[in-house]
Context: one part of a larger RNA
Molecule: small-subunit ribosomal RNA, 5' domain
Organism: uncultured bacterium
């Protein structure tokens, strides 16, 4: 001098754009933040439309079954020093939906929830018998290609729906097999990737082979056996500190140093284990089991997990609203209308940075009054006011017009009026910028030399000056 998610203290007009728990991965009242499809499926209930009435059809709503999403998206940095990042390669693998090209959708059956009626329970809740439907479940048939197999063979699938036709038919939306590609993901290796040697040996699945088992897949991933190997001063084990990375600061540049915002990749979801569903998870708002804390309880039992968005409480120098909208963007679901969306867009709140723009222009000496010095002559604030003439950025009222879901943003014109707007730090030397008066090693100042014990440019306070300026300094903290 830059620079900072900053803090403090005194000050404070306006816009725009970014930023806003760096501590206690403490605890959490509330209410949101993952649903969607009736063109898969039966039904309740309400309206309507035809019927005399059963009934039937449309329409809306409800719950269940089903089928995709809930593995994105968002939020956090505890853990991790390499099961991680970066960077080049690799080879033994999977991929829903999507693309392309292909070959089928052919017959059969048994249940089950919603219902009903029973029963337990304080409540979550759960149990029995009875009925029913599917694109929910299981047989049979076929199998171009897939598996397996040297071969002969042997295995293995399907779901329908809606428009349309008088009907065959057609069309689309699906459904199965496999084949390529897209995209994601697993897996492996090389390099690199923070201090300590006051950490000097570490390892028994430990290193390797063989069979096996087990994954989508190689592999001590595991299990049996066999062999006794493998790491290390080129720094292994061990402690300690850390999420990495483009990127940011700073610097002429080497390099130092930081991981906030934004972008990629890990990891973590009260702690610590564990599998299930699935194309994907060992799953933030799923499921078990233990633990701690915490709520309800009729004491028998139950029920929760904000490091999603706000909001509270605590901690702390110290960081905002329990707001609006799905309009745009993006994502789930649908065939569409559309729901749903605390991602997202937006508006609030902070001078917390950056940026801009204003707190007027121009004339004006009797150099007024008044302050302050003074050698008493006069010097200084100072063209500074005061007056004169002008303009109206912003602000303030008001009319309009465009934009927006809305708040509201933006433009256009009018009205008056200089009107509504300046501070803060600092004046030995470093360092721009001095007089006075108080005080008297006191009361104080200070980044460093040092200043104050009666003429203090260094304390105090006044007046000037000097630097920056909606900001100033002051602390921290890197360079």
């Nucleotide at each position: 001098g830059g620079a900072u998610u900053a803090a403090c203290g005194c000050u404070g007009g306006c816009g725009g754009c970014a930023u806003g728990c760096c501590u206690u991965a403490u605890g959490c009242a509330u209410g949101c933040a993952a649903g969607u499809a009736g063109a898969a499926c039966g039904g309740g209930u309400c309206a309507g439309u035809a019927g005399c009435a059963a009934u039937a059809c449309u329409g809306a709503u409800c719950a269940g079954u089903u089928g995709c999403g809930a593995a994105c998206g968002g939020c956090u940095g505890a853990g991790u020093a390499a099961u991680g990042g970066a960077u080049a390669g690799g080879a033994a693998u999977c991929u829903c939906c999507c693309c392309a090209a292909u070959g089928g959708u052919g017959u059969g059956g048994a249940a089950u929830a919603c219902c009903u009626c029973a029963u337990c329970g304080a409540a979550a809740g759960a149990u029995g018998a009875g009925c029913u439907a599917a694109u929910a479940c299981c047989g049979c048939a076929u199998a171009a290609c897939c598996u397996c197999g040297a071969a002969a063979g042997a295995g293995a699938a399907a779901a329908g729906c809606g428009c349309u036709u008088c009907a065959c038919u057609g069309c689309g939306c699906g459904c199965c097999g496999a084949u390529g590609g897209a995209u994601g993901a697993g897996c492996c290796u090389a390099u690199c990737u923070c201090c300590c040697a006051u950490c000097a040996g570490g390892c028994a699945g430990u290193u390797g082979g063989c069979a096996g088992g087990g994954u989508a897949a190689u592999g001590g991933c595991c299990u049996a056996c066999c062999a006794a190997a493998c790491c290390u001063a080129u720094g292994a084990c061990g402690g300690g500190u850390a999420c990495c990375c483009g990127c940011c600061c700073u610097g002429a540049g080497a390099g130092g140093g930081g991981a906030a915002a934004c972008g990629g990749g890990c990891a973590g979801a009260a702690u610590g284990g564990g599998a299930c569903u699935g194309a994907g998870a060992c799953a933030c708002g799923g499921c078990c089991c233990a633990u701690a804390c915490a709520c309800c309880u009729a004491c028998g039992g139950g029920u929760g997990g904000c490091a999603g968005c706000a909001a509270c409480a605590g901690g702390g120098a110290a960081u905002c609203g329990u707001a609006c909208g799905c309009a745009a963007u993006g994502g789930a679901c649908g065939a569409a209308a559309g729901u749903c969306u605390g991602a997202c867009g937006u508006c609030g709140c902070a001078a917390u940075g950056c940026c801009g723009c204003g707190u007027g222009g121009g004339g004006g000496a009797u150099g007024a009054a008044g302050g302050c010095c003074u050698u008493c002559g006069g010097g200084u604030c100072g063209u500074a006011a005061a007056c004169c003439c002008c303009u109206u950025u912003u602000a303030u009222a008001u009319a309009g017009a465009a934009u927006g879901a809305g708040a509201g943003u933006u433009c256009u014109g009018u009205a008056a009026g200089a009107a509504u707007a300046a501070g803060u730090a600092a004046c030995u030397g470093c360092u721009a910028a001095c007089u006075c008066u108080g005080u008297g090693c006191c009361a104080g100042c200070a980044g460093c030399c040092g200043c104050g014990g009666u003429a203090a440019u260094a304390c105090a306070g006044a007046g000037g000056u000097u630097a920056c300026a909606a900001g100033c300094g002051u602390u921290a903290u890197c360079c």